This is a predicted structure of a 331-nucleotide part of an RNA (large-subunit ribosomal RNA, domain IV) from a marine eukaryotic metagenome. It matches the Rfam family "Bacterial large subunit ribosomal RNA". The prediction has a mean pLDDT of 84.

Context: one part of a larger RNA
RNA sequence: CCUAGUUUAGGGAAUUCGACAGAUUAGCCCUGUGUCUUCGGUAUAAGGGGUCCCUGCGAUUGUGUUCGUAUGAAUGCGAUUACAGGGUGCAAUGACUAAGGGGAUCCGACUGUUUAACAAAAACCUAACGAACUGCAAGCCAGAAAUGGUGUGUAUAGUUCGUGACGUCUGCCCAGUGCCAGUACUUCAAACUCUGUUUCAACGGAGCUAAGAGCUGGUAAACGGCGGGAAUAACUAUAAUUCUCUUAAGGUAGCGAAAUGCCUUGUCGUUUAAUUGACGACCUGCAUGAAUGGCGUAACGAGAUCCCCAUUGUCCCAAACUAGAUCCUCC
Numbered sequence: 001c002c003u004a005g006u007u008u009a010g011g012g013a014a015u016u017c018g019a020c021a022g023a024u025u026a027g028c029c030c031u032g033u034g035u036c037u038u039c040g041g042u043a044u045a046a047g048g049g050g051u052c053c054c055u056g057c058g059a060u061u062g063u064g065u066u067c068g069u070a071u072g073a074a075u076g077c078g079a080u081u082a083c084a085g086g087g088u089g090c091a092a093u094g095a096c097u098a099a100g101g102g103g104a105u106c107c108g109a110c111u112g113u114u115u116a117a118c119a120a121a122a123a124c125c126u127a128a129c130g131a132a133c134u135g136c137a138a139g140c141c142a143g144a145a146a147u148g149g150u151g152u153g154u155a156u157a158g159u160u161c162g163u164g165a166c167g168u169c170u171g172c173c174c175a176g177u178g179c180c181a182g183u184a185c186u187u188c189a190a191a192c193u194c195u196g197u198u199u200c201a202a203c204g205g206a207g208c209u210a211a212g213a214g215c216u217g218g219u220a221a222a223c224g225g226c227g228g229g230a231a232u233a234a235c236u237a238u239a240a241u242u243c244u245c246u247u248a249a250g251g252u253a254g255c256g257a258a259a260u261g262c263c264u265u266g267u268c269g270u271u272u273a274a275u276u277g278a279c280g281a282c283c284u285g286c287a288u289g290a291a292u293g294g295c296g297u298a299a300c301g302a303g304a305u306c307c308c309c310a311u312u313g314u315c316c317c318a319a320a321c322u323a324g325a326u327c328c329u330c331c
Base pairs, nucleotide, nucleotide: 002324003323004322005321006320007319008318010316011315014314019311027051028050029049030048031047036041038165052087053086054085055084056083058081059080060079061078062077063076064075065074066073067072088092100309101308102307103306104305105304106303107301108300112124113123128163129162130161131160132159133158134157139150140149141148142147166296167295168294169293171226172225173224176223177222178219179218180217181216182215185214186213187212192207193206194205195204196203227245228244229243230242231241254288255285266282267281268280269279270278271277
C1' cells in the first nucleotide's frame, strides 16, 4: 500500500455525473396527523411523549374463605391497568432485533413477468375498450393424409389483431396500398366445339370461359396521410376578414423548448449568493396530436429528474486502532 472493520474535534455535501457509500431513523404504548382522493386510501403521514427498579394509593377482574335472604362487604392469592413519589446509570426496545423523512415533475394505472451468467425498466403482461373471422362436418392450429387440438366447448363461445385501469374524449381524408361487396359490359389459360394448311401429326384461326384484372361502390380503433403565397383594422404591431395556387383531405379538441424543439443555455417568473438544472408559464411545434391513442389522474414503483429537513470521514484533511493478505528477518 491492499482487504474487512471500529472511532474521530470543528465544519456538514464544500465531495461527486449523482449524498454512490456510510450515517441517521427503527420495536411496543400514548398522542397527533396536512394535502390530495377513485372516499377505499394517502397513513406507521409528518410531529411529540413514554419504556428499567422500588413504594404508595386507586380501578377492572379471576378465584378461595367469612359475613350477608337482591345487585354486595371484609380478607387472602393472582391477572390487567391509571396516577403520584422515590432510586440507579452517560444511556432502561441499554445487546440482538428494528422505516430516514418530506415537497414536486416525467413514465407506466395497479399485483405480476423478463434478457439463467453485464440491462428489472418507461419493456412484456393485465383487467377494460375496439376490430376481423366463425352457425359447428364452422373458424383457427398440427399433419402428406387418415386424423387430432381448440372441444365434456357452441357467438355471454373460440381464434386473430390493435389499444391498455379509471375519468374525459377519440376530429378530417377511401386519392395511394390493402380488405370487403357488386359487376349489364371489357380482358382472359388449358380443356372443349367449329375450322385452316391436299391427308395424318405438329402448328395455327374463330367461338365459349373460371378465378384474377379492368369497371362500380364500401371500409381508417385497416396500412397510412392531415399545404403554400399575397393583401387587409383610425399610432405601431397583429390579423377576426379577403384574394389566389393547390390537395384525397389540408392537423380539430387537447398538449407543447416536452423521454418529442435544430436554432437553444429560447423568453418571462419561482428556486440559488451564483443554476446548460428543476418547477410554473409563453408558443415562434427544425420535426406534437388523438386506440401507430390525445390529455388528466388517487394509489402503487429496488423506474428517471429536481429541491428541502435530518444525518454523517463523501469532503476540508487526515489520524489512530483491530484482524488478515503482502512484505521483511529467523528457523